This is a predicted complex of two RNAs, RNase P RNA and transfer RNA, with 460 nucleotides together.
[in-house]
RNA sequence: UCAGAGGAUCGGGCGGCCGCGUCUCGCGCAAGCGGGCCGAGGAAAGUCCGGGCUCCACGCAGCGACGGUGCCGGAUAACGUCCGGCGGGGGCGACCCCAGGGAAAGUGCCACAGAAAGCAGGUCGCAAAGGUUUCGGCCCUGCGACAGUGAAAGGGUGGGGUAAGAGCCCACCGCGGCCCCGGCAACGGCGGACGGCACGGCAAACCCCACCGGGAGCAAGACCGAAUAGGGACGGUGGCCCGCUGCGGCCCGAGCCGUCCGGGUUGGUUGCUUGAGGGGCGGAGCGAUCCGUCUCCCAGACGAAUGGCCGCACAUCCGCCGUCCCCGGAUCAAGUCCGGGGUAUGGCGGAGGACAGAACCCGGCUUAUAGAUCCUCUGGCACU
RNA sequence: GCCGCGUUAGCUCAGCUGGUAGAGCAACCGCCUUGUAAGCGGUAGGUCGUCCGUUCGAGUCGGACACGCGGCACCA
Repeated sequence: UCAGAGGAUCGGGCGGCCGCGUCUCGCGCAAGCGGGCCGAGGAAAGUCCGGGCUCCACGCAGCGACGGUGCCGGAUAACGUCCGGCGGGGGCGACCCCAGGGAAAGUGCCACAGAAAGCAGGUCGCAAAGGUUUCGGCCCUGCGACAGUGAAAGGGUGGGGUAAGAGCCCACCGCGGCCCCGGCAACGGCGGACGGCACGGCAAACCCCACCGGGAGCAAGACCGAAUAGGGACGGUGGCCCGCUGCGGCCCGAGCCGUCCGGGUUGGUUGCUUGAGGGGCGGAGCGAUCCGUCUCCCAGACGAAUGGCCGCACAUCCGCCGUCCCCGGAUCAAGUCCGGGGUAUGGCGGAGGACAGAACCCGGCUUAUAGAUCCUCUGGCACU
Repeated sequence: GCCGCGUUAGCUCAGCUGGUAGAGCAACCGCCUUGUAAGCGGUAGGUCGUCCGUUCGAGUCGGACACGCGGCACCA
């Protein structure tokens, strides 16, 4: 200097004028006026996960259904998230990706093609002996190596052996279980000896194993006020856990529960913002994060507030001009002139700052996104 | 804000539990008819909302995104 990889932060700033909202203080009979603090995001989004919280009379235990996760070890309130590691794959590398348990518990699928897709020979083809022959070949027998089909044909390479072949035998690789060593473990080792020399793939197929999980959701719920029709029909006589069983309980008993039709309000308060909260410092840890200490209060709206205008500089883009550099031409040459290009820099003008707005609150994931800044690492080239 | 459902031919819809996409109507052509309609026969028409993944293979299975439709509060 070019190309790339990983991570973090910001995501408009300053000033002026006018205008908003909650809370609070003062004045005012009230309407209202004046002052003060604070006032949207990294995603506020999608609603994909996990919770806090609220309600449903339910609580404990066992069995089941349904749903979710899936290597090991940690973090966390928890998670399907995050961190570290292992294994597999990609990349020259930094790094990136994986829906990563089990195919010998069982069932199922592998279309078409092909002889054949689970334990397979009746395709092409190879072959001694035997039989036959019109000498081309045919029958019988053996083969599963070679070829073909296919996503996949049942370990691979080399050698021996055979009529021809085949783990038939051997060496190495690979696979299986056993032992030893290292590691908490997943797992690793040119470790050791042995083995049958061989039982494909798919579980985002049903399933098995391990672990986790009641259901609804702030429009949940609680209260006040107002109005109408206490008006009908059906079902159950008990009901309450997603289902069953056991134990313990709860509500109601001539009312209750459930469904439907019809009717009346579409009003107000609360839930509603102090939290698994933010920041500084120190410590532990590879890290996610945790511990201690100090400090701060940072929106709570309800037809829904935080906006509008102007100016300045700044990041980006476009156009014009000038300085500088490079190339070409004119010129005898320099100077000078013309044309093109480049980034550095200066000036002017214009466009213009993306994705996008809380609505109970947090921890994540995913998606959209003009740009700006910083840190670390990898590869190429050049110089020292 | 939260919850549920859907997207296949021009239109309305099937597509079980993955094997290479259908029906009806409409359109075009032919037959029939004096001529239409009806009827009969045929033809064409498909990025299965988009993208990624699993698999030999995806309309179907698993994710992410886009668009469309519906529901929610009290009294009794």
Rfam match: Bacterial RNase P class A. By type it is a ribozyme.